This is a predicted structure of a 251-nucleotide part of an RNA (large-subunit ribosomal RNA, domain VI) from a Paludibacteraceae bacterium.
Context: one part of a larger RNA
RNA sequence: CGUUUGAGACUUGAGAAGAUCCGACACUAGUACGAGAGGACCGUGUUGGACGAACCGCUGGUCUGCCGGUCGUUCCGCCAGGAACGCCGCCGGGUAGCCAUGUUCGGACCGGAUAAGCGCUGAAAGCAUCUAAGCGCGAAGCCGACUUCAAGAUGAGGUCUCGCUUGAGGGUCGUCGCAGACUACGACGUUGAUAGGCUGCAGGUGUAAAGGCAGAGAUGUCAAAGCCGAGCAGUACUAAUUACCCGAUAG
Numbered sequence: 001c002g003u004u005u006g007a008g009a010c011u012u013g014a015g016a017a018g019a020u021c022c023g024a025c026a027c028u029a030g031u032a033c034g035a036g037a038g039g040a041c042c043g044u045g046u047u048g049g050a051c052g053a054a055c056c057g058c059u060g061g062u063c064u065g066c067c068g069g070u071c072g073u074u075c076c077g078c079c080a081g082g083a084a085c086g087c088c089g090c091c092g093g094g095u096a097g098c099c100a101u102g103u104u105c106g107g108a109c110c111g112g113a114u115a116a117g118c119g120c121u122g123a124a125a126g127c128a129u130c131u132a133a134g135c136g137c138g139a140a141g142c143c144g145a146c147u148u149c150a151a152g153a154u155g156a157g158g159u160c161u162c163g164c165u166u167g168a169g170g171g172u173c174g175u176c177g178c179a180g181a182c183u184a185c186g187a188c189g190u191u192g193a194u195a196g197g198c199u200g201c202a203g204g205u206g207u208a209a210a211g212g213c214a215g216a217g218a219u220g221u222c223a224a225a226g227c228c229g230a231g232c233a234g235u236a237c238u239a240a241u242u243a244c245c246c247g248a249u250a251g
Base pairs, nucleotide, nucleotide: 001152005163006162007161008160009159010158011157015149016148017147018146021049022048023047024046025045026044027043033038051106052105053104054103055102059100060099061098062097066093067092068091069090070089071086072085073084074083075082076081110144111143112142117137118136119135120134164251169246170245171244172243173189174188175187176186177185194239195238196237197235198234199233200232201231203228204227205226211222212221213220214219
């Protein structure tokens, strides 16, 4: 821009993409078969591998604005306590998020038409013949079925509701998101929990400083302390103010 009024929802599915894998064991049954050795079809159950999707409760990673320990140097006048730099200085841990090595799920069942093949009926050719007419069965393969996209499917579909200037609806702008390169998408904008802050909780680290007590002292203790990102709630304290723009010819 189109879809011949504009809009908000919900849809149909032409078409497209994906998936389609391979074992082992047990039962049937030591049965059928076979002199024996051996050893099934059919059917059923269990359990794996590889692959794929989703997720983070578990396990395990990462977690450079979390916590702690510690070395050297410089600085805060000194002590104490800290800060900076040194690969995040090094080391020990680690929430959310992201992840796999972790967890869950998937391939199925079934239907249709067939291949090779197996048949029924059956002539040409008084017989025979699965084929010439006709009919049936029959594959991990084909078409559906399963998952996803999908009306620019210009063949532009359908349903419901709303509006036609007394204007439905949309946008700009702002606060944001597990959405994201931008855009888009989604949430919210005071009739408000959208983000920050604050409070509480979860969670991490591991018991702060100062002081008291014990000890000659190192140190221990009072003390699950102190500090703390992303998590879960609550709370209008802060910021989402005011407003502006687009918007339908008699269809």

Its Rfam family is "Bacterial large subunit ribosomal RNA". Its family is annotated with structural constituent of ribosome and ribosome in the Gene Ontology. It was read from a public genome assembly.